Transfer RNA from a freshwater metagenome, 76 nucleotides, folded computationally.
RNAcentral holds the sequence, with entries from ENA.
Its mean pLDDT, the model's own confidence on a scale to 100, is 81.

RNA sequence: GCCACCUUAGCUCAGUUGGUAGAGCAGCUCCCUCGUAAAGAGCAGGUCAGCGGUUCAAUUCCGCUAGGUGGCUCCA
Repeated sequence: GCCACCUUAGCUCAGUUGGUAGAGCAGCUCCCUCGUAAAGAGCAGGUCAGCGGUUCAAUUCCGCUAGGUGGCUCCA
């Protein structure tokens, strides 16, 4: 330098025939217990990396940028 893939909740990850987003763990509350933990119930938590474009409508499609992973090549 080229190619491919990835970026979604605090963490690990789902979700792509476009229709306003979920799980597990963690957190908080309740319940239970003499108390703690576990078990059970519930709650909260997201500008879907950023900027544009297409569309009535974009996490999803297109372009660019940033970061990450892997592969290839050239020069020195």